[in-house]
About this RNA:
Small-subunit ribosomal RNA, 5' domain from an uncultured Bacteroidota bacterium, 544 nucleotides, folded computationally.
Context: one part of a larger RNA
RNA sequence: GAAUGAACGCUGGCGGCGUGCUUAACACAUGCAAGUCGAACGAGAAAGGCUUUACUUUCGGGUAAGCCGAGUAAAGUGGCGUACGGGUGAGUAACGCGUAGGCAACCCACCCUUGUGUUCGGGAUAACACUUCGAAAGGGGUGCUAAUACCGGAUGUGACGGUUAGACGGGAGUUUAGCUGUCAAAGGGGGCCUCUGUACAUACAAGCUUCCGCACGAGGAGGGGCCUGCGUCCUAUCAGCUGGUUGGUAGGGUAACGGCCUACCAAGGCGACGACGGGUAGCUGGUCUGAGAGGAUGAUCAGCCACACUGGCACUGGAACACGGACCAGACUCCUACGGGAGGCAGCAGUGAGGAAUAUUGGUCAAUGGGCGGAAGCCUGAACCAGCCAUCCCGCGUGAAGGAAGACGGCCCUACGGGUUGUAAACUUCUUUUCUGCAGGAAUAAAGUGGUCUACGUGUAGGCAUUUGCAGGUACUGCAGGAAUAAGCAUCGGCUAACUCCGUGCCAGCAGCCGCGGUAAUACGGAGGAUGCGAGCGUUAUCC
Numbered sequence: 001g002a003a004u005g006a007a008c009g010c011u012g013g014c015g016g017c018g019u020g021c022u023u024a025a026c027a028c029a030u031g032c033a034a035g036u037c038g039a040a041c042g043a044g045a046a047a048g049g050c051u052u053u054a055c056u057u058u059c060g061g062g063u064a065a066g067c068c069g070a071g072u073a074a075a076g077u078g079g080c081g082u083a084c085g086g087g088u089g090a091g092u093a094a095c096g097c098g099u100a101g102g103c104a105a106c107c108c109a110c111c112c113u114u115g116u117g118u119u120c121g122g123g124a125u126a127a128c129a130c131u132u133c134g135a136a137a138g139g140g141g142u143g144c145u146a147a148u149a150c151c152g153g154a155u156g157u158g159a160c161g162g163u164u165a166g167a168c169g170g171g172a173g174u175u176u177a178g179c180u181g182u183c184a185a186a187g188g189g190g191g192c193c194u195c196u197g198u199a200c201a202u203a204c205a206a207g208c209u210u211c212c213g214c215a216c217g218a219g220g221a222g223g224g225g226c227c228u229g230c231g232u233c234c235u236a237u238c239a240g241c242u243g244g245u246u247g248g249u250a251g252g253g254u255a256a257c258g259g260c261c262u263a264c265c266a267a268g269g270c271g272a273c274g275a276c277g278g279g280u281a282g283c284u285g286g287u288c289u290g291a292g293a294g295g296a297u298g299a300u301c302a303g304c305c306a307c308a309c310u311g312g313c314a315c316u317g318g319a320a321c322a323c324g325g326a327c328c329a330g331a332c333u334c335c336u337a338c339g340g341g342a343g344g345c346a347g348c349a350g351u352g353a354g355g356a357a358u359a360u361u362g363g364u365c366a367a368u369g370g371g372c373g374g375a376a377g378c379c380u381g382a383a384c385c386a387g388c389c390a391u392c393c394c395g396c397g398u399g400a401a402g403g404a405a406g407a408c409g410g411c412c413c414u415a416c417g418g419g420u421u422g423u424a425a426a427c428u429u430c431u432u433u434u435c436u437g438c439a440g441g442a443a444u445a446a447a448g449u450g451g452u453c454u455a456c457g458u459g460u461a462g463g464c465a466u467u468u469g470c471a472g473g474u475a476c477u478g479c480a481g482g483a484a485u486a487a488g489c490a491u492c493g494g495c496u497a498a499c500u501c502c503g504u505g506c507c508a509g510c511a512g513c514c515g516c517g518g519u520a521a522u523a524c525g526g527a528g529g530a531u532g533c534g535a536g537c538g539u540u541a542u543c544c
Stems, first nucleotide, its partner, number of pairs: 001544001003542002006540005013396004018391001020388001021354001026352003030349003035080003040077002048068004053064004087307003096232008106224003111220008119153004128143006158183011187212006196205003233279003240270003245267008282304004286297004309330004332343004360386001362385003368382001369380004399430004409421004435481006448467001450466001451464006488533005493514003499528005509516002
């Protein structure tokens, strides 16, 4: 000099754009953060309202029934999602990350393309009703019922296994043709009456058609898993380390290779090119600095990894060993009828604590994106916005021009003349960025969605009208008013730009280094003046 997720002191007008618990991965009140589908399924309220109804009445009404509310709400079975998105950096010195490769050792729900099929049956169970245990959380029993829930049979485009023969390949293996074994499925919505059936004004479905699904295959896209070379901090005041250890055979396990696991066999494997141990640390793109080489760093944003009170463990699933799932143990907190239960903010806000220190218990799903749904739509503390903080960067302003009696006052000198503050002020003219008030402003951000019409072919494309904005009555614009609302901080001995007076008297104090202060201190404190930067300026900390 440059820099910062900064803090502290003094000061503080506005706007734009970013950033904002670096400490206790400390503990958390409260609310919200993951639902959705009735076009998979069976059931199905209430409040409230109405009534040619009935009974009753204190003439207000009440009771019962029926209708609407409504096949709605809430709940249940089932499907998909909840493995994404969001947070944190504790652990990890590791194939964790980065980079370059490999898998003839692998997987993949949803999406796209494509082939073939979608057949015949069965038994349950929740909801519900009744009952029962418990303070609660939560269960138990009996009975009824549905499905795209569950189970069995058929078929097999094919897939997988076994086997025979052939072809190709150095080989692991690939491929062709046979034989043989195993393996599927689920329906739902709309339209129609040409065929079939019922029916014969016409309608219905078991029929036809279409859409969404379902099953078994093939391919793609995208995503993941595993393996390998190289790179990746300090320490030798850590020199030897190792028993599933190193390799083999066989088996198990996995989507898959493998001591991943087991049995048996062999005795290996690593190490001064630093094993093993200890310390520290998430890694990277990047960021800061520097002419560069390098050094430092890893907030925000992006990629990867790890974690979710602590430690284990599996289940479900295409994928988890699963932040707002399950089980066990532990610590802690809470409820309890003392028998037993409940919980997990390193999601968004917010609270306490710690700390020099870090924000609102805000708005909206309008856009972007995600989940579900055929769609309308619903959900979304992702996201987009707003709020707070001079925390960073950038921009603007605090007036402009004229104005010498060089005014008063202050300070300094003194020969009483003067110098300086200083065109500074006053005063005159002007302007209105800002500011205040009033008015306009449905701007842009919008493309979509649903409706309707047209074209070709269901879908797509185009047209028409309509509808949808949190931010926000914001940005912006116009008008009016009036210099009106707006300057500080540090320094002035040298380094280092800027000097005098007074006070103090090795005291009080200053100080980054050298050093100042013991009676004329440009170095302490005050004043006047000056210098530097300016809505900031200094100090501290850290890195280059």